[in-house]
RNA sequence: GCAGUAGCUCAGUUGGUAGAGCAGGGGUUUUGUAAACCUCAGGUCGGGAGUUCAAGUCUCUCCUGCGGC
Numbered sequence: 001g002c003a004g005u006a007g008c009u010c011a012g013u014u015g016g017u018a019g020a021g022c023a024g025g026g027g028u029u030u031u032g033u034a035a036a037c038c039u040c041a042g043g044u045c046g047g048g049a050g051u052u053c054a055a056g057u058c059u060c061u062c063c064u065g066c067g068g069c
Stems, first nucleotide, its partner, number of pairs: 001066004007022004016053001024040005046062005
């Protein structure tokens, strides 16, 4: 200096209802499996504090990982 958001990989615009793909459960289809399609579930947004009507987003601090000198 950069990063930390679902099990994994990552989005999230000017602060205004937290999302996608993959993975997982159920279903349709098939002799069966895979594939395809439909559907469901899954979140203390790394911890704490502050600002604000409102914070993943802004400020401070701590932790973890990566990188530079």
The RNA shown here (transfer RNA) has 69 nucleotides and comes from a marine eukaryotic metagenome.
The RNAcentral record of the sequence draws on MGnify.